Predicted 3D model of a 1464-nucleotide RNA (small-subunit ribosomal RNA) from an uncultured bacterium. The coordinates come from a structure-prediction model, not an experiment, and the mean pLDDT is 85. RNAcentral holds the sequence, with entries from Greengenes. Rfam family: Bacterial small subunit ribosomal RNA. Rfam links the family to the GO terms structural constituent of ribosome and ribosome.
RNA sequence: UCCUGGCUCAGAAUGAACGCUGGCGGCGUGGAUUAGGCAUGCAAGUCGAACGGGCCCGCAAGGGCUAGUGGCGACCUGGUCAGUACAAAUUGGGUACCUGCCUGGAAGUGGGGGAUAACUCCGAGAAAUCGGCGCUAAUACCGCAUGUGGACGAGAGUCUAAAGCAGCAAUGCGCUUCCAGAUGGGCCCGAUCCUCAUUAGCUUGUUGGUAGGGUAAUGGCCUACCAAGGCGACGAUGAGUAGGCGACGUGAGAGCGUGACCGCCGACACGAGGACUGAGAUACGGCCUCGACUCCUACGGGGGGCAGCAGUCUAGAAGCUUCGGCAAUGGGCGAAAGCCUGACCGAGCGACGCCGCGUGAGGGAUGAAGCCCCUUGGGGUGUAAACCUCUUUCGACCGGGAAGAAAGUCCCGAUGGUGAAUCGGGAUAUGACGGUACCGGGAGAAGAAGCACCGGCUAACUCCGUGCCAGCAGCCGCGGUAAUACGGGGGGUGCAAGCGUUAUUCGGAUUUAUUGGGCGUAAAGGGCGCGUAGGCGGUCUGGUAAGUCUGGUGUGAAAACGCUACCGCUCAACGGAGCGAUUGCACUGGAUACUGCUAGACUUGAGUGCGGGAGAGGUGAGCGGAAUGUGUGGUGUAGCGGUGGAAUGCGUAGAUAUCACACAGAAUACCCGUGGCGAAGGCGGCUCACUGGCCCGCAACUGACGCUGAGGCGCGAAAGCGUGGGGAGCAAACGGAUUAGAUACCCCGGUAGUCCACGCUGUAAACGGUGAAUACUAGGUGUGGGAGGUAUCGACCCCUUCCGUGCCGAAGUUAACACAUUAAGUAUUCCGCCUGGGAAGUACGGCCGCAAGGUUGAAACUCAAAGGAAUUGACGGGGGCCCGCACAAGCGGUGGAGCAUGUGGCUUAAUUCGACGCAACGCGAAGAACCUUACCCAGGCUUGAACUGCUGAGAAAACCCUGUGAAAGCAGGGCUUCCUUCGGGAGCUCAGUAGAGGUGCUGCAUGGCUGUCGUCAGCUCGUGUCGUGAGAUGUUGGGUUAAGUCCCGCAACGAGCGCAACCCUCGUCUUUAGUUACCAGCACGUAAUGGUGGGGACUCUAGAGAGACUGCCCCGGGUUAACGGGGAGGAAGGUGGGGACGACGUCAAGUCAUCAUGGCCCUUACGUCUGGGGCUACACACGUGCUACAAUGGCUGAGACAAUGCGUCGCUACUCUGCGAAGAGAUGCCAAUCGCACAAACUCGGCCCCAGUUCGGAUUGCAGUCUGCAACUCGACUGCAUGAAGCCGGAAUCGCUAGUAAUCGCUGAUCAGAACGCAGCGGUGAAUGAGUUCCCGGGCCUUGUACACACCGCCCGUCACGUCACGAAAGUCGGCUGUACCAGAAGCCGCUGUCGGAACCCGCAAGGGACCAAGGCGUCAAAGGUAUGGCUGGUAAUUGGGAGGAAGUCGUAACAAGGUAACC
Repeated sequence: UCCUGGCUCAGAAUGAACGCUGGCGGCGUGGAUUAGGCAUGCAAGUCGAACGGGCCCGCAAGGGCUAGUGGCGACCUGGUCAGUACAAAUUGGGUACCUGCCUGGAAGUGGGGGAUAACUCCGAGAAAUCGGCGCUAAUACCGCAUGUGGACGAGAGUCUAAAGCAGCAAUGCGCUUCCAGAUGGGCCCGAUCCUCAUUAGCUUGUUGGUAGGGUAAUGGCCUACCAAGGCGACGAUGAGUAGGCGACGUGAGAGCGUGACCGCCGACACGAGGACUGAGAUACGGCCUCGACUCCUACGGGGGGCAGCAGUCUAGAAGCUUCGGCAAUGGGCGAAAGCCUGACCGAGCGACGCCGCGUGAGGGAUGAAGCCCCUUGGGGUGUAAACCUCUUUCGACCGGGAAGAAAGUCCCGAUGGUGAAUCGGGAUAUGACGGUACCGGGAGAAGAAGCACCGGCUAACUCCGUGCCAGCAGCCGCGGUAAUACGGGGGGUGCAAGCGUUAUUCGGAUUUAUUGGGCGUAAAGGGCGCGUAGGCGGUCUGGUAAGUCUGGUGUGAAAACGCUACCGCUCAACGGAGCGAUUGCACUGGAUACUGCUAGACUUGAGUGCGGGAGAGGUGAGCGGAAUGUGUGGUGUAGCGGUGGAAUGCGUAGAUAUCACACAGAAUACCCGUGGCGAAGGCGGCUCACUGGCCCGCAACUGACGCUGAGGCGCGAAAGCGUGGGGAGCAAACGGAUUAGAUACCCCGGUAGUCCACGCUGUAAACGGUGAAUACUAGGUGUGGGAGGUAUCGACCCCUUCCGUGCCGAAGUUAACACAUUAAGUAUUCCGCCUGGGAAGUACGGCCGCAAGGUUGAAACUCAAAGGAAUUGACGGGGGCCCGCACAAGCGGUGGAGCAUGUGGCUUAAUUCGACGCAACGCGAAGAACCUUACCCAGGCUUGAACUGCUGAGAAAACCCUGUGAAAGCAGGGCUUCCUUCGGGAGCUCAGUAGAGGUGCUGCAUGGCUGUCGUCAGCUCGUGUCGUGAGAUGUUGGGUUAAGUCCCGCAACGAGCGCAACCCUCGUCUUUAGUUACCAGCACGUAAUGGUGGGGACUCUAGAGAGACUGCCCCGGGUUAACGGGGAGGAAGGUGGGGACGACGUCAAGUCAUCAUGGCCCUUACGUCUGGGGCUACACACGUGCUACAAUGGCUGAGACAAUGCGUCGCUACUCUGCGAAGAGAUGCCAAUCGCACAAACUCGGCCCCAGUUCGGAUUGCAGUCUGCAACUCGACUGCAUGAAGCCGGAAUCGCUAGUAAUCGCUGAUCAGAACGCAGCGGUGAAUGAGUUCCCGGGCCUUGUACACACCGCCCGUCACGUCACGAAAGUCGGCUGUACCAGAAGCCGCUGUCGGAACCCGCAAGGGACCAAGGCGUCAAAGGUAUGGCUGGUAAUUGGGAGGAAGUCGUAACAAGGUAACC
């Protein structure tokens, strides 16, 4: 960089909550948690025209109220979502059934009877309530009659009803039976219907049959008997979760999520069980029982059920009034009036949501103030405000004021059957909301704006504060002194009565991919085969019509949704209307291409046959040779063996070596080949036996018999396990070394094992990291097997073809790498698998295994990535090529001594500061006694020592003097300016002000300058080309060079910065010019000297030129090139020596103390002046030097030869004094003129004689000289005296390749004085190398990479510490549930039924019968109990690993050949 891949954001939404804020209205909406507990009130009654009684009014007639009997209703409405994965729901069908009230139709309503509540009286009880005697009515109850009908029955036949009330009446309302309808339900069936397979088997009334029971009705719904079935991988059973749907949210859609409000269905009503009544219930505001809870109680006993409307408590982030009204709509009762209705209609509360409106409109400045920023010029807020003109919605106030109301009742009329219903007219009555909506009026801009954000994503920038703190954060990430990211201010952006945050859903996410993804290397092909179910399937014809396509019909409730120049609220939200849609299901008609089914046929798929062929295919048996080891014997003697080097080991008891023979086990050299065979694992000496598969040729046979393949079955390297053999070599465990350690690498031995038989295990980087099958899509070239053609002596070649196995490559594909007829191309079919990294292939559970373990296989938690391919760098104890005093070869040093100097450290009042590997350390500093000076102590000054401006005042200041003081300073005294237009100005002083000043901080805010890699040969650009892109090419390659220097080649062609050259200097020559330099020839002169005249030749001076270019020189090498080797000529030869000159960049390298400068800090001091001190300290350590250790030397005498330079605040000749440093005097020179200035090493002569010395000079004492205000701290030099260490330097380390190293002196800068340092100058003047193995540094190409802050990188594991979640665990505590048994409330049903009982029958009666029925018994059965299992959760001493946590410990495993290649 491209790709893969996850995380995150921008959108919409919500029954929301929280924070800040809050003007109005409309329409909606509001207990999601505790199906937790509930005080109080209300939420279902009504009918007196069914009935008796009571009470009240009335003279009466009559009217009203009503507890009770009776009827209807209370099964509707309303609430909730606990349970329920199917008795639910949705959708579409079915029928063996029921249906009060309602509608239509048929028929009837006769005649009797006995009770009972209320009530009276008595009694029990705290109460709830109950008992007894007695009276009474009915539309209550019971017979009889009738039987249209109806029920039963084959039929004959048997059975079966009723009620009245109101009204003067007509008549109305009822009642009974039946038929039919409507409505509402019951039951049955198909389809759809969440998650888990770490739930795989479930089931005994279970599945079916027969008979019976039961029900409104089918049915194992129930019972008896018979049979042994039924369900399940198309997921039964079990577990978890959940009311379902219309719809709602989102989305382009397909989908995904949800199931508030509204509507349909279901379930529930404190938990559990049960029936009664009824048309209908197994009944929210009914009953019985058990249980929990709660209330009352006189303790005996009773009452209760807000998941109705309000309201309350609890828990919670969280959800309203104990409101009004039945006016409307709807419901119950009633003949009606009417009554009831927390359904409903309204109002109230909450910005909870949606919608609408307002908080003013126009004008108004080169633009007020304030605030903010600023480069100090100005800019912003900003027409914003003020101010002027205008408007008045909404709110507040005043006034007017609806619609929602017509049904009803009464009267009249029309129509009609003189009916009901309907319609018209009139009269009359009714509004909770509410004096509301709406309309009007007056007043006045008047009463009405916030919230979030402004680093990127993402729209919007600055200042201050803070300083990895405080804090922010959706992700990436901000904050360690210049924060657009924190907090505040100003400004801006966005939305707006709201704005943000949090939570949740969909979207973006083609990130589960049907639409619409993948699996060579990113996550992902099963290790391989056989094969079951399943899926898919060749050619032709006919039939069928299941799939498919098409028409129609029914249904898919309403609402919601979409559309409409539709309608109603002023608009909208909201409401109404019409149409559409509701993608579905069912029925039905048609079509027949394709699929299916069915019948027939075919041969190309598949198979068989016949003829050939190759092969380490498999199994078993037998037989070889080489090697190794061992044994025996011979020869032979001291070692062998092994390694980087050693040691352990073997050997004088004879090894190793060597010869002969023997034995043993294992493996099969050469042949051997990207050759062969096999499904894979895998298979390699030879022979035999048995046996699997494959290929080719022929075209006789079968006739789709095929492909794939979940489960299943089999095979399956090595290691491992079991039993028994075998054991030569090799070799886990154990020995010797190495090492800081070495549980390793190396070495000597060596046990399991490796081998065989039988059995297990079942895994591998079991890999082509590439599932199987089929078809299609350019070629080229090898190789193995077969066939054919051609040709031939010959299958020697050549050509064609089939099968296998390699390489290269087109199209195409791919993120790229690469693949490419053996696909990773183009397609089809089937299987397996993937969905971020880690935790983890772990835990738990299941299955398998003797074990080891395998297989299946999670989660919590955690991270913002993990990953693939390619690119550029950097790096490698990778490779190749090549440079450099890099090494080597040499010469001299450093490291040891003394001293000098710098640094560290220590010390100090201060020892000012900076520089820190190379690239700090004789560095800044070319020179600290004061000064310098920045440090310390002390004393002073405060617009200041120096600078600029303004305002005001002044005549002083300088200078002189006095006092004080260490000085600075302070105090005092004296003395006074210049110009003038007379206003003032200049300079100066004082006071004030603006500002000065700072060697205070930040070199990590900077400029400039500098160091370094490195004088290394590199670093780039334009255009073109290649690549999706980063980028590549050019710049690589072959040569060559000091060089990216040049030549050749080349998809590159050119160009720039570097290299080189141009510049300076030295070396040769020419020329010009000769003073202060020079002196050959000529002349003069001296003791002598260019001393003088002169000369321009020479040296020299300093200007201008020439000269060198691998060149038109020669030889050979090289590509006829570049270039290189040798030579000639030349003063100089291959860049002639030296210098200046330093590419793109690196090191946040150095410097805020050269200078400049942003920001910060100080301002009677962090400024400034002064005196003194310090920077010079001293147990130590290091760097750089000097002087030495001596004879190539030291001392001494004599003698010779330079160059660069410097001098008037200076250098000083010369003379004198002093041993000397130096002093006194004096001369020349502003310098090629005079001076510093005698150069030294060297040469000649002498002494020293190897000694701590005549070496060495430190240290110390004394005496001096000079500079300077001043040499105490703290100068240099001189003389005399003193005479330390040191006898050539450990490990280590530095410089140098020629006029160089070494050695010798000279000069200069700084400077009053103060060099062993530094910068220069010349004198003498070597040795060695001609190589590149190694060390160091560097350049180019290539390779690997997990590095990119780039190897001083990255990174792994244990341990230690604290944090978090999870597993195991003796146990322990719950929940759900199975099985067995005990027990058994209420209740239905069955049996029984003493006592008891009005109606009917017999009977005059008594009494009996029938029937009812308390009670008892039994079946079923809730709660409960005992025992024992299963599933699941909480918790636990201890224990296990895991994750994450700025700077802990130990090592160094991996990434480079990672230093033993890595990995499974």